Bacterial RNase P class A from a Gammaproteobacteria bacterium, 356 nucleotides, folded computationally.
Rfam family: Bacterial RNase P class A. Rfam links the family to the GO terms dimeric ribonuclease P complex, tRNA processing and ribonuclease P activity. The family's RNA type in Rfam is ribozyme.
The source organism's lineage runs through Bacteria, Pseudomonadati, Pseudomonadota and Gammaproteobacteria.
Model confidence (mean pLDDT): 77 of 100.

[in-house]
C1' cells in the first nucleotide's frame, strides 16, 4: 500500500416565526415553562410481564427442543467449549441424540442397491476351434453410492488368504465438570446411505389475549318460541379425549337496545456513569436521571446559518461554487430473531506486495 474478516457507532445541529399533543403553574380561557416517533418503531416468528377463564389436579393424544457446560424472568435467544463441513488464514456454517427396537425408501442405468450377484475380463478343464463346465471379484464398465483403503507376499488366476500401516469394534490408562481427546492392548473384523422419512430415547409445555379486562352513565322488550334436563340423570366450566373436582341450568332460532366516558396507558426484569468479579454472555454495588401516551389517531412546516459527504477550481486551506441525504412513523410493555437501509466514521485480527 492492497485485499479480506469480525465488532462498534452516526442516521444531523442551532436560532427565529407559525402550528399540534401531554404535564405543571389555580386553569374554564389567555399566557408561561417543559417534554414530544426507531435502529429497525417493520414482520407477528419465538419467549415472557400483565389480565381473564379459575379453586385448577392426573392421564392419553398432540406440540417444542435435541452434543456438553453456563447466562437469563424465560426462550427455538445469547456466551464459551467439543465434533464435523468450507476457507492459506483471520473466520464462518451446522435441522449437531439413536440406523444392532421395528417399518419404509435409494428412480434410471447396472450382473447386482440385499434373502445379493457375474456383463466384459483373468485362470483352468473338455471338445465338434468357438461352444460348454469349474474357480474368481484384484482390473474394467454402470451409477450419487458396488460391500474397507494403500503396499508387500502368496496363488492356476485371485481374494484380509496372510502381514505392515490406516480405518472399524472391544477393553484399559491418562487429561477434562462434561461433550470428547490422546496412548496402549486385542480382534481379520464386513453391506452402506437416509430419521429435514415414520419411529425410538431424553427433556419441556393449560388456554385466550389490551379488540385482555375493570368501572361509570344511558337506553331497551327482567322479549318470544322450541329442545335436553332439574341430583339415579343431564349439562356447563378458554385447544381435543378420559377421569377427578366445582357449579345448577344449558342449547338453537327470531326480535329489540347500546357502540358514550374513565381506567388499564407508562417509574420499568428501566436508562446512564464508575468500580469489582468472570475467558465471555452477564452479575453485584454505588451514584445519578425521568426520556411520547395519542384515540381516526399529536410529535409538523418555512427561513437562515453551521456540521458531514462527494465533485470541480485554484491562492492548498477554518478557501470558493455546486450537489446530496437512505430504510422508514410509537398505539400495553419488555428480551430476542429475521428482513430493509443513501452517505459515512472508529477499532481488532488475517493474507499478499514493496522498502528499511
Nucleotide at each position: 500500500g492492497a485485499a479480506g474478516u469480525c465488532g462498534g457507532u452516526c442516521a444531523g445541529g442551532u436560532a427565529a416565526u407559525c402550528g399540534c399533543u401531554g404535564u405543571c403553574g389555580u386553569u374554564a380561557a389567555u399566557c408561561g415553562a417543559u417534554a414530544g416517533a426507531g435502529g429497525a418503531a417493520a414482520g407477528u416468528c419465538c419467549g415472557g410481564g400483565c389480565u381473564c377463564c379459575a379453586c385448577a389436579g392426573g392421564g392419553c393424544a398432540g406440540g417444542g427442543u435435541g452434543c456438553c457446560a453456563g447466562a437469563u424472568a424465560a426462550c427455538a435467544u445469547c456466551u464459551g467449549g467439543g465434533c464435523g463441513g468450507c476457507g492459506u488464514g483471520a473466520g464462518u456454517c451446522g435441522a449437531u441424540g439413536g440406523a444392532c427396537a421395528g417399518u419404509g425408501c435409494c428412480a434410471c442405468a447396472g450382473a447386482a442397491a440385499a434373502u445379493a450377484u457375474a456383463c466384459c475380463g483373468c485362470c483352468u478343464c473338455g471338445c465338434u476351434u468357438g461352444c460348454g463346465g469349474g474357480g474368481u471379484a484384484a482390473g474394467g464398465g454402470u451409477g450419487a453410492a458396488a460391500u474397507g483403503g494403500u503396499g508387500c507376499g502368496g496363488u492356476a488366476a485371485g481374494a484380509g488368504c496372510g502381514c505392515a500401516c490406516c480405518g472399524c469394534g472391544c477393553u484399559g490408562u491418562u487429561g477434562g465438570u462434561a461433550a470428547c481427546a490422546a496412548c496402549a492392548g486385542u480382534g481379520g473384523c464386513a453391506g452402506g446411505g437416509u430419521a429435514a422419512a415414520c419411529c425410538c430415547c431424553a427433556u419441556c409445555c393449560g388456554g385466550a389475549g389490551c379488540a385482555a379486562g375493570a368501572c361509570c352513565a344511558a337506553a331497551u322488550a327482567g322479549g318470544a318460541a322450541c329442545c335436553c334436563g332439574c341430583a339415579u340423570a343431564g349439562g356447563u366450566a378458554u385447544g381435543g379425549c378420559c377421569c377427578a373436582u366445582a357449579c345448577c341450568g344449558g342449547g338453537u332460532u327470531c326480535g329489540g337496545g347500546u357502540a358514550g366516558g374513565u381506567c388499564g396507558c407508562u417509574a420499568g426484569a428501566g436508562g446512564u456513569u464508575u468500580a469489582c468479579g468472570g475467558u465471555g454472555a452477564c452479575g453485584u454495588a454505588a451514584a445519578u436521571c425521568c426520556c411520547a401516551g395519542a384515540u381516526g389517531a399529536a410529535u409538523g412546516a418555512u427561513u437562515a446559518c453551521c456540521a458531514c459527504u462527494g465533485a470541480u477550481a485554484c491562492u492548498u486551506g477554518u478557501u470558493a461554487u455546486c450537489a446530496g441525504g437512505a430504510c422508514a412513523g410509537a398505539a400495553c410493555c419488555c428480551g430476542g430473531c429475521u428482513u430493509a437501509c443513501a452517505g459515512g466514521c472508529c477499532g481488532g485480527c488475517u493474507u499478499c506486495c514493496u522498502u528499511c